[in-house]
c-di-AMP riboswitch aptamer (ydaO/yuaA leader) from Peribacillus simplex, 134 nucleotides, folded computationally. The model forms 96% of the base pairs in the Rfam consensus.
RNA sequence: CGCUUAAUCUUAUUCCAAGAACGGGGGACCCAUUUUUGUGGAUUUUAUCCGCUAGGGGUGAAUUCAGAAAUGAAAGGGCUUUGUGUUUCCAAUUCCUAACCCGACAGCUAACCUCGUCAGCGUCUUUAAGGGAA
Numbered sequence: 001c002g003c004u005u006a007a008u009c010u011u012a013u014u015c016c017a018a019g020a021a022c023g024g025g026g027g028a029c030c031c032a033u034u035u036u037u038g039u040g041g042a043u044u045u046u047a048u049c050c051g052c053u054a055g056g057g058g059u060g061a062a063u064u065c066a067g068a069a070a071u072g073a074a075a076g077g078g079c080u081u082u083g084u085g086u087u088u089c090c091a092a093u094u095c096c097u098a099a100c101c102c103g104a105c106a107g108c109u110a111a112c113c114u115c116g117u118c119a120g121c122g123u124c125u126u127u128a129a130g131g132g133a134a
Stems, first nucleotide, its partner, number of pairs: 001122004008020004021117006031107001038052006055105001056102004063074004075097004080092002083089001
């Protein structure tokens, strides 16, 4: 200076932070659904508490199918470039399709309540160290 991401900005900073902005979750009527089961332990007198995940759910693009596997296909997502007056959209190349969380439990959902603002990369310039060659 750019990129993925909601993950940035401002004020203050003695400590705690606060606000804006951008995101997530819970949560009525109406609508939809008809869906039940778990498991270990403790206390208790049948309820409560503490755990574990074949159930279920959440953030996310990160799912599905085939295969013994390698892998492939479909679908989804990102950067760059071309066309389009612009957004959008089309096309092309290329890359990704993870990880984590809740803890038997949550559909949608106004008011309302509550939470997050991490992390990871690329190019150029500068500085330093080391190595190689001459």